[in-house]
RNA sequence: GGGGAUGUAGCUCAGUGGUAGAGCGAAUUCUUUGCAUGUAUGAGGUCCUGGGUUCUAUCCCCAACUUCUCCA
Numbered sequence: 001g002g003g004g005a006u007g008u009a010g011c012u013c014a015g016u017g018g019u020a021g022a023g024c025g026a027a028u029u030c031u032u033u034g035c036a037u038g039u040a041u042g043a044g045g046u047c048c049u050g051g052g053u054u055c056u057a058u059c060c061c062c063a064a065c066u067u068c069u070c071c072a
Base pairs, nucleotide, nucleotide: 001071002070003069004068005067007065010024011023012022013021018055027041028040030038049063050062051061052060
């Protein structure tokens, strides 16, 4: 320098056009003398950024950036 992939909750990841979810973690409740385990509850999101298409975009298109990877 060229090709490909990746970006979503604190972490690991789902989500193939119609108001975004799980597991773990953290908080609170119950249980305990206390801790752990268990139970229940709710919280937590600029879906990397900027444009475009569309009635509607996490999703489709373009560009930039991050990280990984292949070739040279």
This is a predicted structure of a 72-nucleotide RNA (transfer RNA) from Salmo trutta. The prediction has a mean pLDDT of 81. The sequence is in RNAcentral, with records from Rfam. The organism belongs to Salmo, within Eukaryota.